[in-house]
RNA sequence: GGUAUUAAAGGCAAACCUGCUGUAAAACAGGGACGCAAAGCUAGGAGUCCAUUUUGGAUAGUUCGGCUGCUACAC
Numbered sequence: 001g002g003u004a005u006u007a008a009a010g011g012c013a014a015a016c017c018u019g020c021u022g023u024a025a026a027a028c029a030g031g032g033a034c035g036c037a038a039a040g041c042u043a044g045g046a047g048u049c050c051a052u053u054u055u056g057g058a059u060a061g062u063u064c065g066g067c068u069g070c071u072a073c074a075c
Stems, first nucleotide, its partner, number of pairs: 001075001002073003011036002016031004021026001034061001040067003044064003047059004051054001
C1' cells in the first nucleotide's frame, strides 16, 4: 500500500428509563447494551422525519460521497 474473514487490548452505544432544552422532529447529561472496523468528523447528493410553510429545521446508528484514524493479516 491492500483488505475487513476471525478476534477484541482499547473505543462507540440502539431500544428503554430519568433529568433537561425545543412548537416539533430531535439534541444534550446520567443509567443501560441492540449492535458497530469507522456507529470518528462532515448535511455535498439521495432518502426519511418535523414545523408556526420555507432561502427553515432534524437525522452521519438510512444510503452515496469527502476528510481522518485504531487493530489484525486470509495479501